Large-subunit ribosomal RNA, domain IV from Candidatus Ghiorseimicrobium undicola, 355 nucleotides, folded computationally. The sequence was found in a public genome assembly. The coordinates come from a structure-prediction model, not an experiment, and the mean pLDDT is 86.
Context: one part of a larger RNA
RNA sequence: CUCUUGUUAAGGAACUCGGCAAUCUAGCCCUGUAACUUCGGGAGAAAGGGUGCCGUUGACAGUGUAGAAAUUUACUUUUGAAGCUGUCAAUGGUCACAGUAAAGUGGCCCGUGUGACUGUUUAGCAAAAACACAUCUCUCUGCAAAGUCGUAAGACGACGUAUAGGGAGUGACACCUGCCCGGUGCUGGAAGGUUAAGGGGAAAGGUUAUCCUUUUAGGAGAAGCUUUGAACCGAAGCCCUAGUAAACGGCGGCCGUAACUAUAACGGUCCUAAGGUAGCGAAAUUCCUUGUGGGGUAAGUUCCCACGCGCACGAAUGGUGUAACAACAUGGGCGCUGUCUCAACGAGAGGCUCG
Numbered sequence: 001c002u003c004u005u006g007u008u009a010a011g012g013a014a015c016u017c018g019g020c021a022a023u024c025u026a027g028c029c030c031u032g033u034a035a036c037u038u039c040g041g042g043a044g045a046a047a048g049g050g051u052g053c054c055g056u057u058g059a060c061a062g063u064g065u066a067g068a069a070a071u072u073u074a075c076u077u078u079u080g081a082a083g084c085u086g087u088c089a090a091u092g093g094u095c096a097c098a099g100u101a102a103a104g105u106g107g108c109c110c111g112u113g114u115g116a117c118u119g120u121u122u123a124g125c126a127a128a129a130a131c132a133c134a135u136c137u138c139u140c141u142g143c144a145a146a147g148u149c150g151u152a153a154g155a156c157g158a159c160g161u162a163u164a165g166g167g168a169g170u171g172a173c174a175c176c177u178g179c180c181c182g183g184u185g186c187u188g189g190a191a192g193g194u195u196a197a198g199g200g201g202a203a204a205g206g207u208u209a210u211c212c213u214u215u216u217a218g219g220a221g222a223a224g225c226u227u228u229g230a231a232c233c234g235a236a237g238c239c240c241u242a243g244u245a246a247a248c249g250g251c252g253g254c255c256g257u258a259a260c261u262a263u264a265a266c267g268g269u270c271c272u273a274a275g276g277u278a279g280c281g282a283a284a285u286u287c288c289u290u291g292u293g294g295g296g297u298a299a300g301u302u303c304c305c306a307c308g309c310g311c312a313c314g315a316a317u318g319g320u321g322u323a324a325c326a327a328c329a330u331g332g333g334c335g336c337u338g339u340c341u342c343a344a345c346g347a348g349a350g351g352c353u354c355g
């Protein structure tokens, strides 16, 4: 010097990103206990007192002698002074700095965010506000169900039957969940347009029995065979049409106007499918920004309350609240302390030196 560990004057978070770490607290009995609340909780809230040993008294319980009573007369049952045992209470005494004397054994309170909760998770850097969850909603499915696995047989679903099963979203509870169907998706519709295979076969080409001619050659060309093939017929889908947002999603701009100023209930205009309703809001969302005002501090980029020019909240990609809960995040306070002012002295194990 390193690690583990003990104690510490005065101060007591001045340390630090942050009370990280380490103290404090602690068992049991008694008293007492706020806001809020879903009336269950909150709560061991908080805040206090007691606690060893000995004596005396009392209470209760057990056992149970004497006695008493009963009868089924028994080695019976019931009751029960005394004695003994145990627990508790009151009271008196006594020792110590200290009586849950060791070990083990909650620090507490207030505000806010998020998630209701218990639970689950990145085996081996993340335990969380992520996942799940009960609840709610939409949608598919009538049973040989939908859906899933398999080439199939077959199996699961389910030895279930719409109060059932599959898929999707939301996420207890309370109050609510606005407008838009133009785009995309889904569902319904069927007049018209488009349209595959297939049907259809107009027409055209090849070949040549035969015929013609200007006859080493050229031309015409039936049937058959063969190649290509127009019109026309032809489903779903798409175009079309309607519905549907707790389907995917979306939810404006400019200009003017009131008897101070400012602002604009009001008006005009353009665009849109419709222009963001309630509620919340510098927020886990706010760039400008340490916004502005208030609170807390001597001093506060954090925190709380408000305001609202919301760069770029907003209603089941849920909105706003919410008791309880949380090894969650964040701010403050009390207590407490070697975290610090500022370090010191011990113990154990290493390192180091010698062997």
Stems, first nucleotide, its partner, number of pairs: 001350008010341002014339001019336001027051005036041001038172001052094012067079004071074001095099001107334007114326002119131002136169006147156003173321004178251003183248002185244005192239003198233002203228005210220004252270005279313001280310001291307005